[in-house]
RNA sequence: GCCCUCAUAGUUUAACGGAUAAAACGCGGCCCUGCGGAGGCCGAGAUCGAGGUUCAAUUCCUCGUGGGGGUA
Numbered sequence: 001g002c003c004c005u006c007a008u009a010g011u012u013u014a015a016c017g018g019a020u021a022a023a024a025c026g027c028g029g030c031c032c033u034g035c036g037g038a039g040g041c042c043g044a045g046a047u048c049g050a051g052g053u054u055c056a057a058u059u060c061c062u063c064g065u066g067g068g069g070g071u072a
Base pairs, nucleotide, nucleotide: 001071002070003069004068005067006066007065010025011024012023013022018055027043028042029041030040031039048064049063050062051061052060
């Protein structure tokens, strides 16, 4: 250089092209409790960037960026 692959909450993972983007751990509040780090309830929090296709894109296409792998 070329080819393949991955990129979604703080972390680890979901999401036939159509849902209010889901869950666990973590975080915050409240309750409970002699105390709470245990238990219960509630809440905040994410689609790598730019274009394209489509009525509709996390999903498909192109380019870029970053991680991983292969190849001379």